[in-house]
């Protein structure tokens, strides 16, 4: 210098912003498990039981050290000997000689090797029990050390001398093996000689910081081994000195968690002398001193090999130490030492101990954490393979031999990486699957079919390198070549969001998922199958674990006013920090250079297996230590100085600082005395209490105690609790002002020390008041409370204790630094007569700027920007608990956690809804007034009971004279019973059918329906012999599709309706303003019926609603003129357009004029006109929206269900039931009546299956007749209230219900169950409790009138008409409803909201507990093996030494044995310290669903919470100090704006 380098998301909320935790998505593993699996390549493979181990191998060489031994050849003498030859024979046979084979013996040689001896056996492999330590990593030191075999230089090897193995022989054992004697070699032991040099004692001299080094003097002290070779030599041996190599040992610095381990130590600390060792040490020991460690964590506990590395991260870090490689430890568990250069020795020894095997029961063998293996153990981890060719060791002169180190190979997808399971074409698209809106879409070029290729695979042939001569387990591998054939080769999860990838069936809060969130109660993209689709691929998913995200322990890189978090205040130790100038130093710090930071590892570059994994070589990097030199601004150390921090002296000055004393005055209570007489006192209202024995009330006198009016003020004063009548004493602290003086003397502040409100504790006083417990009376469902009458601790003193609060500014503490403006406390200066004004210090308020903050807010008194120190915080509950330790007399306080359980908990703020919060308005809301309703009978709806059925919806307001504008059959949906089954209705196919449809008659039945059936068709087309036939509609019949369903779900819906509410609201565009939610607009003054207008305003404007535009109504005009009106006329009918009236059309009303009011607007008020005046009156219209409000039974409609029946048809019942209960109602209780009787005026609708006149008949409902009339014409049509008489107050001439009788009238039919009409009967009822209902003017109240539905009609009902025609509204406290603004909230399913604690019942994890039972561990004794050291060593002993008779003797060393001291295992008593269990018992969480009350949240109905004491089933009450994190009204004080 280049490069490289940093992602989030779900999940609290109606929404938001924060905090804050869950949780995922990624990398990785020595895995593991499910499902699936073709090949190769390089790795990699007991994480648990350091559990036990069968069998085989894993360390042995050297015959050139040594004697024996064996073999085999050779040799030398003696033998036996089948037999062959020779020769002799008396034919039996003898002699010789050879002779396979053989026994003894000598000699030589090769080969072997049981012992002796040498060298290894202290490497190499295994493992991680143990260890918190110089074990380990780094860097040093060794003037305190070794070092076999290697090297390289120096200087030697003369000369004797005794053993013991093996062997023999004996003798014990079962068996290991062991003892006796006997012989023997040697590089194997011992003396003796020699000493460059080298040790050892003493002395000089040099270096040096030291001298135990170095040099030198004298004196003394210790060596040796040969063997091979014919020699040369070669290989060995002995003394030194150097090197190399390994290595002891010290020392710096690092190196888990714990203080709920804080005191620890007696060889313990240091000395001095001596022993030990290769070395230095208390490493041992004796003696002396009393020291050593430790808050910078000692001692204990708990864990755990350490490193290079390895995983993850952007780094910083965090977790790791499997394989590789370094280092310690360790070898069955404890101890020990011996042998050596090295060991306290994995595959050596001895002793203890457990465990296994062996035995003839005496005694004896054994250690796989070497390599395979086996068994337990577990979720889980290989082959009892092959070679020593290669690399490496050990031995040997070498050949070589040994080598489960090692090379290889084999089993495991256990991980990396590489390949494959074809390729190319191939349909507007096969067939199956799936979806479908029934068109079709999809799987899908996918398949199938051509055409192609051969990685892999089989088969066949060549075949390596690795080896510089031989030697190759791997291996006929690897790779080349040929031939065949698509041929042998794909699963696995997922598919609601995060998260990429969707739909059908089925299931129905079941089964079932699920990593959070969270799907599943009939349309599930979330359970389960299926198709489809997405990811990855020989793998892919799950489960465990690490890092990450997580800034969620923050060093990098958080925070503490209200989310968790400032210690309750102070004084101060240790630490941290630390003015100014200047001079040295060189710890820090910075540069540069030397050394190390091992190799692999991971990076870069390059090479090499066809590629990659891997695997070489190169460089980088290894941020770190150690060292020499050098700078000298900071920083630290030092030495001077200096004044500005910080102090001190003087001079003022304010105060409820603070102890102790003493004095006063009001008031309460009590006492005594007078006076005086019935009540007092308490509440919301009472009552308990006090009073005729004289309260209260007054008046005088006396007691006696607490507390301090007014001054009094976000006023002072104190570190903080706190501190208030007045005076004295003593005593702290702060402010200002000058000026002089120390000369950094500061800050802060772990641990300690003091203080420290109220309650509460001791111990002695006081006690007037008020008041926990406590008692008694209200109050309530109760009322352990609130209100009340008492009332005891206490509250006060004294002294001692406790030590905690909302101990708060929820804001530790010192310093500097950054806009002002306004109060108010003390001081100073200047001005000014004064009042006051500037000015500056010091304190305490308020409001703001920049700035900060999540806001709310903070803002020179900081929550702003810095530094310095100190205390805290790390989700919510468990829990400020439990255990433990300290404190306390006790109450209890400090410290201070788990188990488990939840996915939230939380702050600030927004929108809404609440509120027994507030302002402000509005409505027949209340109030004022008239009438009703609840009582009475009957009408009608409902419940609620019956019932075979009594069909179904409707249910506070807003279900109940509602759906019903008309239930005897019908309607009718219900029930009983009887009938059909393609079907009472609809459309398509198929097939039949001319005696076919149709269908008089007749039977059978209640009918429906059935059976028989005389009779008997119609349309349209071809043909035609004209008879007629063929084909097709219609119809009929049979079958198939499918009808039908008032069966279900209004919580799957459309439509439609009712409601707030004719309430005056509900938005939206743009710009503003806030991180957003969201605000602003639309809030404020006014005003209005109104979001109506006005004016103001960071808003402008706009839209759905209001209003206005539609409609009837009220006046007038014009027009129009029948059936209406007006005139003639007896009448038919004729004129006529004033009026009434008809319907068409215009005009009027607009705050438009006026006077006051108001801000000059808007508007209000009065007033003129004018039919009408301030929306004239009426309707019609119903904004966003709410009530999963009603309706599947008006209709529509998804999906379910039923399908000879939940569909249809029919006949009969039932919907009308009746002990109640409610709602609407009609009619009454009477005289403002009722009853005769007499007479006038309406409007507005009906009418052809209708309305019906006039006449006649009937008492009457009605009958009969039928003119007129499709209607301004005829009719229905009589309007009633009215006036006049009469009754006279009564159950009545009110009142009619009920009932008996007799009829009319609609209908197929009036029993069940019609309406009316006439006689007769005459019930309740005399204005109706508690409550509740309409109405504000043509209203109420009253009279009648019509109409729909309808054959009729239960209609007293609904709709709609006109006709007489009132009363009241002060006024807005209060009841309800609703608007608008504020304000609280923990509600948001929004107060019918949420919520809190016992008590029951289940589970769940914890604590306590007589007590059992273990683990470590300490202290005391006992016993104490084996080795080691010591003493001693009667026995017993080759080698040196004396003496010697030559036999031996003695001694010096040596052994055995014994004792001592040391110890392992083990014993007994006693303690700490964890674990485990434990009747029984405490709390604690969770739990669908219970019981009791209602404590918190709105003033939550008594504000709430805090600390403390008592009380109570329970939340909780009350008392005392204390906070506001308290509404809401008033009042004072302050600030801000116009």
């Nucleotide at each position: 210098a280049a490069a490289a380098u940093g992602a989030g998301a779900g999940u609290u909320u109606g929404a938001u912003c924060c905090u804050g935790g869950c949780u995922c998505a990624g990398a990785a593993c020595g895995a593991a498990c499910g499902c699936u699996g073709g090949c190769g390549g390089c790795g990699u493979g007991c994480c648990u039981a350091a559990c036990a181990c069968a069998u085989g191998c894993a360390a042995g060489u050297c015959g050139a050290a040594c004697g024996g031994g064996g073999u085999u050849a050779u040799u030398u003498c003696c033998g036996g000997a089948a037999g062959u030859c020779g020769g002799c024979u008396u034919c039996g046979g003898c002699c010789g000689a050879c002779a396979a084979c053989u026994g003894g013996u000598u000699u030589u040689a090769a080969c072997u090797u049981a012992g002796u001896g040498g060298c290894g056996c202290a490497c190499g492999g295994g493992u991680g029990a143990g260890u918190a330590a110089c074990a380990c990593g780094u860097g040093g030191g060794u003037a305190a050390c070794c070092u076999a075999c290697c090297c390289u230089c120096g200087g030697g090897a003369g000369g004797g001398g005794g053993a013991c193995a093996a062997c023999u022989u004996c003798g014990g054992g079962a068996a290991a093996c062991c003892g006796a004697a006997g012989c023997u070699a040697a590089u194997a032991c011992c003396g003796c000689g020699u000493a460059a040099g080298a040790c050892c004692a003493c002395g000089g001299a040099c270096u040096g910081a030291a001298a135990u080094g170095u040099c030198u003097g004298c004196g003394g002290u210790a060596a040796a081994a040969g063997u091979g070779g014919u020699a040369a030599c070669a290989c060995g041996c002995c003394c030194g000195a150097g090197g190399a190599u390994g290595g002891g040992c010290c020392c710096g610095c690092g190196u888990c968690c714990u203080a709920u381990c804080a005191g620890g130590u007696u060889g313990u600390u240091g000395g001095u002398a001596g022993g030990g060792u290769a070395a230095c040490g208390g490493c041992c020991u004796a003696c002396c001193a009393a020291g050593c460690c430790c808050a910078a964590g000692a001692c204990g506990g708990g864990u755990a090999g350490c490193c290079g590395g390895u995983c993850u991260g952007a780094g910083a870090g965090g977790a790791u130490g499997g394989a590789c490689g370094g280092c310690c430890a360790c070898a069955c568990u404890g101890g020990a030492a011996c042998u050596g250069a090295g060991a306290c020795a994995c595959g050596g020894u001895c002793c203890a101990g457990a465990c296994u095997c062996c035995u003839a029961c005496g005694g004896g063998a054994g250690g796989c954490a070497g390599c395979a293996g086996u068994g337990a153990g577990g979720a889980a981890u290989u082959u009892u393979g092959c070679g020593c060719a290669a690399u490496g060791g050990g031995c040997g002169a070498a050949a070589g031999c040994c080598u489960g180190a090692c090379g290889c190979a084999g089993c495991g997808a256990c991980g990396c990486c590489g390949c494959g399971u074809g390729a190319a074409g191939g349909a507007c698209g096969a067939a199956g699957g799936c979806c479908u809106u029934c068109g079709g879409g999809u799987u899908g070029u996918a398949a199938a079919c051509u055409u192609c290729u051969u990685u892999u695979c089989u088969c066949a042939g060549g075949g390596a390198a690795g080896a510089u001569a031989a030697u190759g387990a791997c291996g006929g591998u690897a790779c080349c070549u040929g031939a065949g054939g698509a041929a042998u080769a794909a699963g696995c999860c997922a598919c609601g969001g995060c998260u990429a990838a969707c739909u059908c069936u089925g299931u129905g809060c079941c089964a079932g998922c699920a990593g959070c969130c969270g799907c599943g109660g009939u349309a599930a993209g979330a359970c389960a199958g299926a198709g489809g689709u997405g990811g990855c691929a020989a793998g892919c998913g799950u489960u465990g674990u690490u890092c990450g995200g997580a800034a969620u322990c923050a060093c990098u890189g958080g925070g503490c006013u209200u989310a968790a978090a400032g210690g309750g205040c102070g004084c101060g130790u240790a630490g941290g920090c630390g003015g100014u100038g200047u001079g040295g130093u060189a710890a820090g710090u910075c540069c540069g250079g030397g050394g190390u930071g091992g190799a692999a590892u991971c990076c870069u570059a390059u090479g090499g297996c066809u590629c990659a994994a891997c695997c070489a070589u190169a460089g980088a990097a290894u941020u770190g230590c150690c060292u020499c030199g050098g700078a000298a601004a900071c920083u630290g150390c030092u030495g001077c100085a200096c004044u500005u921090g910080a102090g001190u002296c003087a001079g003022u000055g304010a105060g409820a600082g603070g102890a102790g004393g003493g004095c006063g005055g009001a008031a309460u209570u009590c006492c005594u005395g007078g006076u005086g007489u019935a009540g007092c006192a308490g509440u919301g209202a009472a009552a308990u209490g006090c009073g005729u024995a004289g309260a209260u009330a007054u008046c005088a006198g006396g007691a006696g105690g607490a507390a301090g009016g007014c001054c009094a003020g976000u006023g002072g004063c104190g570190a903080a609790g706190g501190c208030g009548g007045c005076c004295c004493u003593c005593u702290g602290g702060c402010a200002c002002u000058u000026g002089a003086c120390u000369g950094a003397c500061g800050c802060u502040g772990a641990g300690g020390c003091g203080c420290g409100a109220a309650a509460g504790c001791g111990u002695g006083g006081g006690u007037a008041g008020c008041a926990a417990a406590c008692a008694g009376g209200a109050u309530u469902a109760g009322a352990u409370a609130c209100c009340c009458u008492g009332g005891u601790a206490g509250u006060c003193c004294a002294c001692g204790c406790c030590c905690u609060a909302a101990a708060c500014g929820g804001u530790g503490g010192g310093c500097a630094u950054u806009a002002g403006g306004u109060g108010u406390a003390g001081g100073g200066c200047u001005c000014g007569c004064g009042a006051g004004a500037g000015u500056u210090c010091u304190g305490u308020g308020c409001c703001g700027u920049a700035g900060g903050g999540a806001a709310a807010c903070c803002a020179u008194u900081a929550a702003a920007u810095g530094c310095c120190c100190c205390g805290c915080c790390u989700g919510g509950g468990g829990a400020g608990u439990a255990c433990g330790g300290c404190c306390g007399c006790a109450a209890g306080g400090u410290u201070a956690a788990a188990a488990c359980u939840c996915a939230a908990a939380g702050g600030a703020a927004u929108u809404g809804a609440c509120g027994g919060g507030g302002g402000c308005c509005c409505g027949c809301a209340c109030a004022a007034g008239c009438g009703g309703u609840g009582g009475a009978g009957c009408a009608u709806g409902u419940g609620g009971u019956u019932u075979a059925a009594u069909u179904c919806g409707a249910c506070g307001c807003a279900a109940c004279g509602c759906g019903a504008a008309g239930a005897a059959c019908c309607u009718u949906a219900c029930c009983u019973g009887g009938g059909c089954u393609u079907g009472a209705c609809a459309u398509g196919c198929u097939a039949g059918u001319g005696g076919u449809a149709g269908g008089a008659a007749c039977c059978c039945g209640a009918a429906a329906g059935g059976g028989c059936g005389a009779c008997g068709a119609c349309c349209u087309g071809c043909c035609u012999u004209c008879g007629g036939g063929c084909a097709g509609g219609a119809g009929c019949u049979a079958g198939c599709a499918c009808a039908g369903g008032u069966g279900c779900u209004g919580c799957a819906u459309g439509g439609c309706u009712g409601u707030c509410g004719u309430c005056a609201g509900c938005u939206c565009g743009u710009g503003c303003c806030g991180u957003g939610a969201g605000g602003u607009g639309u809030u404020g003054g006014g005003u209005u019926a109104a979001g109506u207008c006005c004016c103001g305003c960071a808003a402008c404007g706009a839209g759905c609603g209001c209003a206005a535009c539609c409609c009837c109504u009220a006046u007038c005009c014009u027009c129009u003129g029948u059936u209406g009106c007006c005139c003639c006329g007896c009448a038919a009918g004729g004129g006529g357009a004033u009026c009434u009236c008809u319907g068409a059309g215009g005009a009027a009303a607009c705050u438009g004029c006026c006077g006051g009011c108001g801000a000059a607007g808007a508007g209000c008020u009065g007033g003129a006109g004018g039919a009408a005046g301030g929306u004239g009156g009426g309707g019609a219209c119903g904004a966003c929206g709410u009530c999963a409000a009603g309706u599947c039974a008006u209709c529509a409609u998804g999906g379910c269900c039923c399908u000879u029946a939940u569909g249809u048809c029919c006949a009969g019942g039932g919907c009308u039931a009746c002990a109640c209960a409610c709602g609407u109602g009609c009619u009454a209780c009477a005289a403002u009546g009722g009853c005769g009787g007499c007479u006038a005026c309406a409007g507005a609708g009906g009418g052809u299956a209708g309305c019906a006149a006039u006449g006649c008949c009937g008492c009457g409902a009605g009958g009969u007749g039928g003119a007129g009339c499709c209607a301004a014409u005829c009719c229905c049509c009589a309007a009633a209230a009215g006036c006049c008489g009469u009754c006279u107050c009564a159950g009545u001439u009110g009142g009619g219900a009920u009932c008996g009788g007799a009829g009319u009238c609609u209908g197929c039919a009036a029993c069940u169950c019609g309406a009316c009409u006439c006689c007769g009967u005459g019930a309740a009822c005399g204005u109706g409790g508690a409550a509740u209902c309409g109405c504000u003017a043509g209203u109420a109240a009253u009279c009648g009138u019509g109409g729909a539905u309808c054959a009729g009609c239960a209609a007293c009902g609904c709709c709609a008409c006109g006709g007489u025609g009132a009363a009241u509204a002060c006024g807005u406290u209060c009841c309800c409803g609703g608007g608008c603004c504020u304000u609280g909230u923990a509600c948001a399913c929004a107060c019918c909201g949420c919520c809190c604690g016992u008590c029951a019942c289940a589970c769940c994890a914890c604590g306590a507990a007589a007590g059992c039972c273990g683990g470590c561990u300490g202290c005391a004794c006992c016993c104490g093996a084996a080795a080691c050291u010591g003493g001693u060593g009667c026995g017993c002993u080759a080698a040196c030494c004396c003496c010697u008779u030559c036999g031996g003797g003695g001694g010096a060393g040596g052994c055995a044995g014994c004792c001592a001291a040391c110890u392992a295992a083990g014993g007994u008593g006693u303690g700490g310290u964890u674990g485990g269990u434990g009747a029984u018992u405490g709390g604690g969480g969770u739990g669908a669903a219970g019981u009791c009350g209602u404590a918190a949240c709105a003033a939550g109905g008594u504000a709430g919470c805090c600390g403390u004491a008592g009380g109570g089933g329970a939340a909780c009450c009350u008392g005392c100090g204390g906070c506001u994190g308290g509404a809401u009204c008033a009042c004072c004080u302050c600030c801000u704006u116009u």